[in-house]
The RNA shown here (c-di-GMP-I riboswitch aptamer) has 85 nucleotides and comes from Evansella cellulosilytica.

Order: sequence, then structure tokens, then C1' cells
RNA sequence: AUUGUAUAAAGGCAAACUUAUUGAAAGAUAAGGACGCAAAGCCAAGGGCCUAAAUUAUUUUAUAAUAUGGCAGCCGGUUGCACAA
Repeated sequence: AUUGUAUAAAGGCAAACUUAUUGAAAGAUAAGGACGCAAAGCCAAGGGCCUAAAUUAUUUUAUAAUAUGGCAGCCGGUUGCACAA
């Protein structure tokens, strides 16, 4: 340096749910809480997915389209710990 995660050691993160705040929503933040994760570290100008305030249209108080809003614990990119080969 490359590849791998069988065995450890030191550790790390934190799903659902609850409460509070925020947001039109998706979601996010904090506290509690652990389903799990070898990157469940970081990246939204690759792909994919979620929402639809505003806007537009219509068969009009509804429906549809559409990110400038989001998701990294979807794939992907990138940077790392330990051990082994």
C1' cells in the first nucleotide's frame, strides 16, 4: 500500500418509540431509549427515494403535475480504527 472481517482488544454510533422544539409536509434538533451497524464517520453538483408550501392546470373548496425542500440507517463517492493475509 492492497484485500478481507474469522478471532479478539480498545472503543464508537444509535432504529422504533416517548417528550420538547422547529417545519406546509417530508424531515431535522435535543433528552431518554436500543433495533441493529466494520464505517450506521463525512459528502445532496452520480443514481434512486420521500414530501408538495408556493406555482400551474383541471372535471374546482378537491384532484393532478412539479423541488427551489428533504432522505447518507438505499445504492454510490470519499476518509478512517484494530487484527489477519
Rfam family: c-di-GMP-I riboswitch aptamer. About the family: GEMM was predicted in a large-scale screen for bacterial structured RNA regulatory elements. Its mean pLDDT, the model's own confidence on a scale to 100, is 87. The RNAcentral record of the sequence draws on Rfam and Ribocentre. RNAcentral records the identical sequence in 2 taxa.